[in-house]
Context: one part of a larger RNA
RNA sequence: UGACGGGGGCCCGCACAAGCGGUGGAGCAUGUGGUUCAAUUCGACGCAACGCGAAGAACCUUAUCCUGGUCUUGACAUCCUUUGACCGCCUUCGAAAGUUGGCUUUCUCUUCGGAGACAAAGAGACAGGUGCUGCAUGGCUGUCGUCAGCUCGUGUCGUGAGAUGUUGGGUUAAGUCCCGUAACGAGCGCAACCCACGCCUCUUGUUGCCAUCAUUAAGUUGGGCACUCUAGAGGGACUGCCAGUGUUAAACUGGAGGAAGGUGUGGAUGACGUCAAGUCCUCAUGGCCCUUAUGACCAGGGCCACACACGUGCUACAAUGCAGGGUACAAAGGGCUGCGAAACCGUGAGGUGGAGCCAAUCCCAAAAAACCCUGCUCAGUUCGGAUUGAAGUCUGCAACUCGACUUCAUGAAGCUGGAAUUGCUAGUAAUCGCAGAUCAGCACGCUGCGGUGAAUACGUUCCCGGGUCUUGUACA
Numbered sequence: 001u002g003a004c005g006g007g008g009g010c011c012c013g014c015a016c017a018a019g020c021g022g023u024g025g026a027g028c029a030u031g032u033g034g035u036u037c038a039a040u041u042c043g044a045c046g047c048a049a050c051g052c053g054a055a056g057a058a059c060c061u062u063a064u065c066c067u068g069g070u071c072u073u074g075a076c077a078u079c080c081u082u083u084g085a086c087c088g089c090c091u092u093c094g095a096a097a098g099u100u101g102g103c104u105u106u107c108u109c110u111u112c113g114g115a116g117a118c119a120a121a122g123a124g125a126c127a128g129g130u131g132c133u134g135c136a137u138g139g140c141u142g143u144c145g146u147c148a149g150c151u152c153g154u155g156u157c158g159u160g161a162g163a164u165g166u167u168g169g170g171u172u173a174a175g176u177c178c179c180g181u182a183a184c185g186a187g188c189g190c191a192a193c194c195c196a197c198g199c200c201u202c203u204u205g206u207u208g209c210c211a212u213c214a215u216u217a218a219g220u221u222g223g224g225c226a227c228u229c230u231a232g233a234g235g236g237a238c239u240g241c242c243a244g245u246g247u248u249a250a251a252c253u254g255g256a257g258g259a260a261g262g263u264g265u266g267g268a269u270g271a272c273g274u275c276a277a278g279u280c281c282u283c284a285u286g287g288c289c290c291u292u293a294u295g296a297c298c299a300g301g302g303c304c305a306c307a308c309a310c311g312u313g314c315u316a317c318a319a320u321g322c323a324g325g326g327u328a329c330a331a332a333g334g335g336c337u338g339c340g341a342a343a344c345c346g347u348g349a350g351g352u353g354g355a356g357c358c359a360a361u362c363c364c365a366a367a368a369a370a371c372c373c374u375g376c377u378c379a380g381u382u383c384g385g386a387u388u389g390a391a392g393u394c395u396g397c398a399a400c401u402c403g404a405c406u407u408c409a410u411g412a413a414g415c416u417g418g419a420a421u422u423g424c425u426a427g428u429a430a431u432c433g434c435a436g437a438u439c440a441g442c443a444c445g446c447u448g449c450g451g452u453g454a455a456u457a458c459g460u461u462c463c464c465g466g467g468u469c470u471u472g473u474a475c476a
Base pairs, nucleotide, nucleotide: 001476002475003473004472005471007470008469009468010467011466012465013464015460016459019424020423021422022421023420026315027314028313029312030311031310032309033308034306035305042053043052065301066300067299068298069297070296071295074126078125079124080122081121082120083119084118088103089102090101093098107116108115109114128290129289131288132287133286137284138283139279140278141277142275144273149188150187151186152185153184154183155164156163157162168179169178170177194267195266196265197264199235200234201233202232203231205229208225209224210223213222214221238261241255242254243253244252245251317417321376322375323374324373325372326371333364334363335362338357339356343352344351345350383414388409389408390407391406392405393404394403430452431451432450433449434448435447436446
C1' cells in the first nucleotide's frame, strides 16, 4: 500500500421490511446430469452452465457420433503437361456415392503463333482437418456494475516503500457541486451531446383525415387540409421565478405557472481493472498432431433412448369460472420462388378459386381479455386436459424410427402444493391477445407490440451485494 475481520462510523441497491404474483406438489414441453446404447457428436458448470451456442436435428443440417459401401493431387485453391468444348440424352450394376456401354455436340477471341473460360487424364509442389492446446494468442463476450470510482503532470512531505492531491465540513443519483485545505492543475469515467415517447408551432396533404356543403350501402364520390395522422424542421425545462431553511455557498423543502419539475420517462452508452472467466465448433492465428486418413463422397441410423435427479417454462386444479350465442376497441410488423381477398366445397384442419398488392392504397387480419344474453350450482364436475384408438389435412423425394394440425371417441394426474426459494416500486406487477426472425414444414422458446390494469414502501435493527472513512492483523 492492499486484502481480510461473526471490528466500528456514514451511505446506497426490490438487499431486507411492507405488499402482489409465482417456483418447489400434478401433467406436459424444453435444457442438463446420470444411466443405457453400435452411436446417443461437441462445447457451456455457483452467482455469471442448465428454453445456453441452436433465429428452428425427418434427409440435408451433422461435426473422430455409429454401421456399412467407396475415393486418394483429392469435395475446395494456385501452378505445369496432354487431350477435348462443356453440357445433355439413353443404358449395365448399385441403397446411393459411383460405375459400364452408346448417342449427340465440336466453345469464345485471334496479329492464325497463340490466349481465355470450362471439363477429363497425369506428375508433384500442395490441398484438407468442427483434430489438440482459450493455461501460447487476436478478436468478440459475460461478470463485479451504469457501481463511482481509476489515475497522471508539476510541487511538497518521507532514507524508502509511499503519502499528499482523492482526506475534512456540507450536499448530490454521482470524485455532483460548494466551502476549507501543501497543494495547483489535468485525463479516463459521472453528467451533457444521440435515439424514442410526452406538449406546442411551421412545412407537407397522398395511399391518410372529414368540421362545414352536397352525395353514398360505405370518406364511396365531388370538395376541403380545419382536425387526426404522416415525417422533417424548430420551440419548450434552466432550480429560470417566489417563500422558507442553509454559512452570504452548494443545495434542500414547499409553492406558482406549465403538457411536462428538479436526471420528465425509457433506451443506447459499460472507466482502470478482476475472474489464467467463456469461446482454437463464427472468424483469424503460433505450436503440436493426421496425410490411401483425424481428409473426402454416399446410404441408413443416432443427436428424439429412460429406473431416476435438477433447472427453465406451459396448462391446470375452477363460479372474479367454464361452455354456447351476439357485439366492440389496438399497436407494431411481414409480403414477388411472396401475401393471397370475395365466392364456393368441407363439421374441421384445409381445398377450389384467383381479384388486388413491390404496398399509409391490396393481403396476412379474426385482435383477445372486456361488454350483453343463456346454461352449468360446487361435483374429480359442462373443471382439467394427459394418454390411447380410429379417420383425415398440409408441407416435403420421403413424416416408421422422428413433423405440425383437424375431427370423432377415450378421458389420467391434479381440489392451490413441505423445507426452501424467486420476480416486481407504475402504465410497473398481474392478466389478455397480436406480430416478427429462424423457417419447405415444425414455437409452450426468443425478440418486439399494444389492450385491461393493481397493492405496498413505517423504516434501515437484521440477511445479501456494493461505496467510503477508520481500526486490528502471525496474510500478500
Molecule: small-subunit ribosomal RNA, 3' major domain
Organism: Bacteriovoracaceae bacterium